[in-house]
């Protein structure tokens, strides 16, 4: 450098779930416990999926307005999933 692998060494990350904790309209995110699992479960919302509906907009019912439902992302989600960069250990 490149290709494969996690057997072995040394180490990482933290699913679900807990908090009279923080942040947000929510989804989810930080933080602390926790540890299913991960060989990139390290970074990025470029692409596809999904998850939300505050703001918008269209119906209903109503008739100042408030209430229902549907549709929408500019919000999420990198432990979905392609992609990209970067990396530890062994072997070719």
């Nucleotide at each position: 450098u490149u290709c494969a692998g996690a057997a072995a060494a040394a180490g990482g990350c933290a699913c679900a779930c807990u908090u009279c904790g923080c942040u947000g309209a929510a989804a989810a995110g930080c933080a602390a416990g926790g540890c299913c699992g991960c060989a990139a479960a390290g970074u990025c919302a470029c692409g596809g999926g999904u998850c939300u509906a505050a703001g918008g907009c269209u119906a209903g019912a109503a008739a100042c307005a408030a209430c229902u439902a549907g549709c929408u992302a500019u919000g999420a989600u990198g432990g979905c999933u392609g992609g990209a960069c970067u990396a530890c250990c062994u072997g070719g």
Background:
c-di-GMP-I riboswitch aptamer from Pueribacillus theae, 92 nucleotides, folded computationally. Its Rfam family is "c-di-GMP-I riboswitch aptamer". Rfam links the family to the GO term cyclic-di-GMP binding. The sequence is in RNAcentral, with records from Rfam. The model forms 95% of the base pairs in the Rfam consensus.